Record summary
FMN riboswitch aptamer (RFN element) from Flavonifractor sp. An306, 135 nucleotides, folded computationally.
RNA sequence: AACUGUCUUCAGGGCAGGGUGAAAAUCCCGAUCGGCGGUAUAGUCCGCGAGCCGUAUGGCUGACCCGGUGGAACUCCGGGACCGACAGUGACGCGCACAGACCCGGGCGCGAAGUCUGGAUGGAAGAAGAUGUGU
Repeated sequence: AACUGUCUUCAGGGCAGGGUGAAAAUCCCGAUCGGCGGUAUAGUCCGCGAGCCGUAUGGCUGACCCGGUGGAACUCCGGGACCGACAGUGACGCGCACAGACCCGGGCGCGAAGUCUGGAUGGAAGAAGAUGUGU
């Protein structure tokens, strides 16, 4: 120094302000966030984790373009976009029925939050360290 055993620690961020309203972090304007490994530095490339399904090997799982620099960048710089598990809540949306001049009020079903609540004082891709064995 490499391989390998055991153990320890760590390992996810985010709606300011405004509008409407009795009430909104859920609607509207706007704001804001970006796990791990690889690679020219990556939320949007390749792979992994989380989540969901399955007894299990396993399966499912989002999003980028243009210009510039350079030997090399879907990663940097400039510009403009886009995306976000499951469950809950949800004043929003759609559909159905009732009703029906009009107005008011209501019923049923489905969908609806990256940022709120919960599983989670959890788990984990992995990162760092301690110690041991053999070569």